[in-house]
């Protein structure tokens, strides 16, 4: 000096002046139970690392006796963390990488259905095209025919009834036997998922991101939920259904609870009301406790609440700028992301 690996800060800054929003204080108006100001000061605080996606989670509200069952959906190796996930962590197992380190949709193919083009004889209760060896038989001695045996050698093929070697055999084959893999059984080790070792029958494709089975999980809708002041009508009219009946926030059955319920047709619904609305599973420091993820105990902070939708405009100087603007509120994943700074780590070149 270079290529890499994980991680973590920031994401225009500084000063002036004028304009916006919310809170609180003070004054000033109105108004006189409550109070209300589009007025004036002064103060404090005002968009993010993703506010994006709406892909999972849940906190809050409402409905359902909230309880059982089916069918539907969710995860999917193993142990933990969390309010809780499909999220995080730390470990097995398989795979890339020289290496830091990175990925995995990682349960079951001996319950079952289905699928594996063409190619090949033959694609799972799946074989005998070339080939090889015995045995008869024909015969121009080149060879044909017909039984048997046989998967070691070819050949096709993504994939062929473990592989390599060696003996052995009429030819050959786990038939034997050596070392692998695989499966079973016992020991040992771990919380396990596994690992290691020993014995041994000689050995049973793939594909579940197919359809299925296994195992755990899971009620439903959503801040335009939902409460509350106000204003106003039509307790309207016609029909049907009716306790052996309707109704009860994704279907379905039972079980509960209610008692009327549906359909058409008219008809009212002032307020751009107020609350829900920001104190949260909140941040940030220190100690412990754990490998981590986090958890505990203590002490500080108060860090936007619009709604006809707030932070813009001008000037100087500077490192000149990307994706991109909260709407109930958080834990997370995925995308997009110029430029700047910091922390460990790897791996080779050079030089001394």
């Nucleotide at each position: 000096a270079a290529a890499c690996c994980a991680g973590a800060u920031u994401g225009g800054g500084u000063g002036a002046u004028c304009g916006c929003g919310u809170g609180c204080c003070g004054g000033g108006g109105c108004a006189u139970c409550c109070g209300c100001c589009g007025c004036c000061g002064g103060u404090a605080c005002g968009a993010g690392g993703a506010a994006a996606g709406u892909c999972c989670g849940g906190a809050c509200u409402c409905c359902g006796c909230a309880g059982g069952g089916c069918a539907g959906g969710g995860u999917g190796c193993u142990g933990g963390a969390u309010a809780a996930c499909g999220u995080c962590c730390a470990g097995u197992g398989g795979g890339g990488g020289c290496g830091a380190c990175c990925c995995c949709a990682a349960g079951g193919a001996a319950a079952g259905u289905g699928u594996c083009a063409c190619a090949g004889a033959a694609a799972a209760c799946a074989a005998a095209c070339c080939g090889c060896c015995u045995g008869g038989c024909c015969u121009g001695u080149g060879g044909g025919c017909c039984a048997g045996g046989u998967a070691a050698g070819g050949a096709u093929g993504a994939a062929a009834c473990g592989g390599u070697g060696c003996g052995g055999u009429a030819a050959g084959a786990g038939c034997g036997c050596a070392c692998c893999a695989g499966c079973a059984u016992c020991c040992a080790g771990g919380c396990g998922a596994c690992u290691g070792g020993a014995u041994g029958g000689c050995u049973u494709g793939g594909u579940a991101a197919a359809c299925c089975c296994c195992a755990c999980c899971c009620g439903g809708a959503g801040c335009a939920a939902g409460a509350c002041u106000g204003c106003g009508u039509a307790g309207g009219a016609g029909g049907g259904a009716g306790a052996c009946a309707a109704g009860g926030u994704g279907g379905c059955c039972c079980g509960c609870c209610u008692u009327u319920c549906c359909c058409u047709c008219g008809g009212g619904u002032a307020a751009c009301g107020u609350c829900g609305c920001u104190c949260a599973a909140g941040g940030c420091c220190a100690c412990a406790g754990g490998c981590a993820a986090c958890u505990g105990c203590g002490g500080c902070c108060a860090u936007a609440g619009a709604u006809a939708g707030a932070u813009g405009a001008u000037c100087a100087c500077c490192u000149a700028g990307a994706c991109a603007g909260a709407a109930u509120c958080c834990g997370g994943c995925u995308u997009a992301u110029a430029g700047a700074u910091c922390u460990g780590g790897u791996u080779g070149g050079c030089c001394a």
Notes:
A computed fold for a 352-nucleotide RNA from a Bacillota bacterium, annotated as Bacterial RNase P class A. It was read from a public genome assembly, where an Rfam model found it. Its mean pLDDT, the model's own confidence on a scale to 100, is 77. Rfam family: Bacterial RNase P class A. Rfam classes the family as a ribozyme.